The part of an RNA shown here (large-subunit ribosomal RNA, domain II) has 710 nucleotides and comes from a Nanobdellota archaeon. The full RNA is in RNAcentral, with records from ENA. The coordinates come from a structure-prediction model, not an experiment, and the mean pLDDT is 85.
[in-house]
Context: one part of a larger RNA
This record gives sequence, structure tokens and C1' cells, in this order.
RNA sequence: GCCAGGGAGUUCUGGGCAGUGGCGAGGUUAAGGGGAGUAACCCCGAAGCCGGAGCGAAAGCGACAUGCCCGCAGCCCGCAAGGGUGAGGGGCGCCGUCUGAAAGGGCGGGGAGUCACUGCUCAGAGACCCGAAGCCCCACGAUCUAGGCGUGGGCAGGGUGAAGCGAGGUUUAUGACCUCGUGGAGGCCCGAAGGGGUGGUGUCUAAAGCCCUCCCCUGACCUGCGUCUAGGAGUGAUAAGCUAAUCGUGUGGGGCGAUAGCUGGUUCCCUCCGAAAUGAGCCUCAGUUCAGCCCCGCCUGAGCUGGCUGCGGGGGUAGAGUUACUGAUUGGAAGUGCAGGGCUCGAAAGGGUCCGGCUUCCAGUCAAACUCCGAAUCCCGCAGCUGCGUAGAAGGCGGGAGUGGGGGGGUCGGGUUAAGCUCGGCCUCCGAGAGGGGAACAACCCAGACCAGGGUUAAGGCCCCAAAGUGCCGGUUAAGUGAGGAACCUGGUGCCAGGCCUUAGACAGCGGGGAGGUAGGCUUAGAAGCAGCCAUCCUUUAAAGAGUGCGUAACAGCUCACCCGCCGAGGUCUGGCGCGGGGAAAAUGGACGGGACUAAACCGGCCGCCGAGACCCUGGACCCCGAUAAGGGGUGGUAGGAGGGCGUCCAGGUUGGGCAGAAGCACCUCCGUGAGGAGGUGUGGACCGGCCUGGAUCGAGAAUCCUGGC
Repeated sequence: GCCAGGGAGUUCUGGGCAGUGGCGAGGUUAAGGGGAGUAACCCCGAAGCCGGAGCGAAAGCGACAUGCCCGCAGCCCGCAAGGGUGAGGGGCGCCGUCUGAAAGGGCGGGGAGUCACUGCUCAGAGACCCGAAGCCCCACGAUCUAGGCGUGGGCAGGGUGAAGCGAGGUUUAUGACCUCGUGGAGGCCCGAAGGGGUGGUGUCUAAAGCCCUCCCCUGACCUGCGUCUAGGAGUGAUAAGCUAAUCGUGUGGGGCGAUAGCUGGUUCCCUCCGAAAUGAGCCUCAGUUCAGCCCCGCCUGAGCUGGCUGCGGGGGUAGAGUUACUGAUUGGAAGUGCAGGGCUCGAAAGGGUCCGGCUUCCAGUCAAACUCCGAAUCCCGCAGCUGCGUAGAAGGCGGGAGUGGGGGGGUCGGGUUAAGCUCGGCCUCCGAGAGGGGAACAACCCAGACCAGGGUUAAGGCCCCAAAGUGCCGGUUAAGUGAGGAACCUGGUGCCAGGCCUUAGACAGCGGGGAGGUAGGCUUAGAAGCAGCCAUCCUUUAAAGAGUGCGUAACAGCUCACCCGCCGAGGUCUGGCGCGGGGAAAAUGGACGGGACUAAACCGGCCGCCGAGACCCUGGACCCCGAUAAGGGGUGGUAGGAGGGCGUCCAGGUUGGGCAGAAGCACCUCCGUGAGGAGGUGUGGACCGGCCUGGAUCGAGAAUCCUGGC
């Protein structure tokens, strides 16, 4: 891992609700007892309990077996419209009691309960199953290991050479000093056995080994045997180390099915409906309670209406505004001693001036907490329409839930540099939604899937992959733009509008002219059109600046403006629009889905086609209404509610099959929406079904599930 078998809402007691049944102003026994065919069943047993009256803290007091009205179902009359009656129901009236001075108010009142069973649910219990780490109690452990004690054992060889001693020397002498010898000290040195365990990107069959390397090796050394100390305790040269592969409190058993707001798992089918991820409280934020939202049942009996329109109201948002307030704000002007600052005059007082402040004016701007204004939407009421509703809506009551981690998109906001960020309002989708499109892709587009078949469309597409146009008309793009991207830049290109010039010849190009006063004046070393300052005139002219640029030290020189000629038809400037170019950086080589495309790109128009489970048609199934009709409506679905079924085992009843072959097993065929049910053949070799009723340790794929097999 696979297979087989096992594997999870049970039982008791008590409460709530519904259904069914018994009896009924009553209902019922409990313990216990008797009988008997002795776990069945029959009988006895009202003690007790519930009900039959309430109100009041209590003292205590103590109610309509009906007066009136409406009226559903039903019943009666009627062809119908309608009428009569009308259990239950409703509205009055009245009554009990408490409170109150009263008014008023609270709780009750015109008789239904009780017992049992079944189902759902709640509580207590292990309470759907498995799962802790832990806590406590009692035992068992020092054959591992720590330390102690007792008694034994072990340490090749080599080196170093302390004290002491001896001799010699020195010395007057010595126990002092020197030398030599002797001697053999040391938690001394090297190093076997032995002990250890530093490093290894050595190795490994090992729950710590092996190899190489390394450390110690007469000591606080190593070691055999015996013995002692233990669980909040021991032992510990201290690491919270070690105490039998277990240690920040050992191990075994018990309390024990501890507890687990946490994780996982929880077994057959079909049908109907179908959520929530919000609000509030909580030592509350992974939970829970109440409300909200879902399901089921009951009561009542006629209205309800989320959509549209109209009318009447509400409001202060968007926008806008700013001599309509408050506040902010740019530039300028004027006014103003107006406790501030700079400069300046003055010895000072004080004066002057500038800035600043304040006020006014002009021009220009802003605001969530500004508003002279002010929408669209929105909200409320009424009316009409629409839709829903006697097939029971609206409302009310009861029972069962789940949810209370949400998320995406659009739009309107708050926070934020921003975010696949965060917090809100409204709508919507995913959640719990399949199908088609979007290359792929929960929530984007189309569209809400009962089953089968046929057709038509939607979004999106129609060159090939790949169903359908290499469709038509007009234009644009040259960038593979299309096929990611901003401010900004762009004599890329198309289009629109306007101004000016233009056959009295424009624009561009080419040729010619471009002069004189004069080198204007000043400045300057110089300044001559061309460093700079001032002025910028006059003349000759077709025209020519007291000069556009280059240039010179300054001149010169080149050139321009301006004029003429050649040429011969448009030119030039401004604004706007369309498509394009640049701007443009990311990690393996690379992405329009790909191939490829100059239309198979983009804009506008047109025709056709393809394309879903959508829509239509046909047939069928089921649910609801209806009458079992005709007909109509419905059938996506997680949590979850409700309903109906299939199968297994056992029991009671009944009815069948089987050695002429039961169960089981294998294969085939048929039936049923399904759980499943039949039949046939083979195998097998002795039991097994149908129907009704009842009862369950009743259904397996998952739980790192348990046991076994392979």
C1' cells in the first nucleotide's frame, strides 16, 4: 500500500411538544400482594400525583352551566344573486381578586383533563466515536547509571632525576656553599595494555557501532564481586546531569470512559423546502446565549403588495456659491502709532523710513466639522395600477435547526504613499451554481441544469489548429501598432476649420543689387552695422536696418533683412480631430492561446452563418392545486428542516421452495429514478424464501482508525 473482518447519536430517569389510543370532571396507580401455563399474562393494591379557581407578599377574600352583537367552516332555502342558522372564533357587557382617594391598571372567569405508547427535542449521567499534555494514590526498580562503604584485582618499557645520604673541594670550622656520586620524589614527561571520546564533506548492516586522528596512562587512576541511598525523593567536581534505550520530577497499575470551547472521523436511496458568516451581552474574540435569516405543524379568516404611476410631505448630500455667515487663501493699492522687528537721526524723550499687523478697496482662489442656494436618488403617507391571496395571503402560536471566521465585482464613501490593504452604505454573484464564452482561471460576460430526443438563439465568434465569411462597402495604420503602460516629446501620417500671401507672379531655389551723409554720438588702447551706453535721423533709390548672424586686435571679408530678375501655381501660419513613433529595466529561451496574419489589425456601415443544459417542440418521471378530470404551476443546491422508501439480523403470525439440488460463490440477461429486485448457467452440497406485524449492538472508503493476511 491493497484486501478481508471490526469500527461512531445509545440506554435509563425526569421535563417540553406533536401524533395515536384508553377513560373522562375526572385520570392514574407506586411499593407491595394474589393467581397462573412462572421473565409472558390476569387480578388486587388511591397511599401519592395531575386536573377540577383564582387573586394576593400575607392576613385573607373568592368567579358569566350566557345578557347583547358580528361571524368562518358546516347545515338549510334558492337557478343564481343572496338569505337563514351558526359549534369553534371575535367584539361588548358583567364577575373574582390585588393595587389605588379615585380614575385607571395587573392577573383570572361562560367546565377538559389524565394515563400510556411512538416520534422529535432538552437536562442529568462517559452521553456520537477515537485523541492529549497533565493531576492524585498505591506499588516496583541502583543487573544501566550517580555517589558512598566493604573486600579483591590491574597499570610493558623508556625518560626526567626532588629531598635525604656519601665523597671530594672550599673554609679556622660547620648542619653553610660548590662539584661528583648515591638516592628515587612527582595528581612529572614519552608511550603499550587499559581507560577516554578532540576532529573527520571517513564509513555504517548499528535506537550512538567501526576506522583514522586525538587525550590520560602511580592517580581526584582503572576495575571484579558484595552492599547502601528513590520519585518532589535519591545521587550529583553542577550538565537540571543520572536514577534500566524513559527524567525540569522514573516505571507499572489504579482514580479513568479525567477534561479537551481543539483536530479528525461518523456507514443505504429518492422527494420537497432551503440558510448564515449580521446585531447585542459574555475573563468574550477558534466559544456561547438572545435576536435576525431556514424548515415543519397548528390557529384565525381577508386582505397583503418589496414593482410602476400620481399626489402630499421629509431632507441639506452631489453640484454650486463665497459683501449670505464662519474659517482659510495669492497678488496689488490705499488708510491707520498700531504694546512687534530692521535701518536711521537723536544724549534721551522722541522723530523718520521699510517690513509686519489691522481696516477698506481691486483682481484671483478654497472648506468633512462653511451655506444665500441646491438636485438626481432615497424615506414616509394616501390613491390607482400590477403582482400575490379562501388552493388560506397578512397576522399569531408552537416544535426542529444551522449560522454568528466570509469572499469577489459594481457603485458611493472613511483610513492609507500604496497593496491580491483596511473599515463602512447599497446592489449583485461565489459561498451553496452545473452549462456556454473568457487560452487556462470560485465569484468578468451569457445563462439558473428533472430525464431523453430534435430545433433556434445568447455571450462570444466565423484563415488553420477548431463549428461558422479567406463575406461586402468606405476609411485609417506600416508601428507586427494590433498583442501591457503615464506625464512629457514628436516637420510620422490622414482629416477639419480659420488668417495671410498669390498670374499686378506668391513660397522655395538660383542670379544680381544690398548704396550715400557715416567709422551716428558716447565710451574705449581700439569700438568702423555687429563688447557696452544713448539715439535710431536724412538723402539717392526698384530696394537697402545707424543693421540678422559669422568674422577681425580694430578694419577687411562672408551673409541676412529689403529690392530686381529667372521660374510658373499654389504657398505659409494658427487651432482642432484620428491613427501612429519615442518615453519602455528582471532574472533558463518565449510568448497575440499557438501557427501565422499587412488584413486574419483599427474605425464606421451592411448581409449571412456558427455557437449553451438558455428559449421552442415532442415524449417521459416526480411534487403541489384540482375531483383520481380537464388544466395550471413547479422540480440547481452546502449547513439544515420535513416526507417517503430500499436492504441486513431476530421474533410472532401466515404461506411457500429444497438432494429431480438450499444457502454461498462466479458470469450473463432483464426490471426499478435509486437504495435494490428477479431470472438463467456453472460451482456448491443442506438448508432457504414471500407476505403482515413487531424488535434491533442494522448498511463503511477515508478517523497518520483497530486486528489479520499478502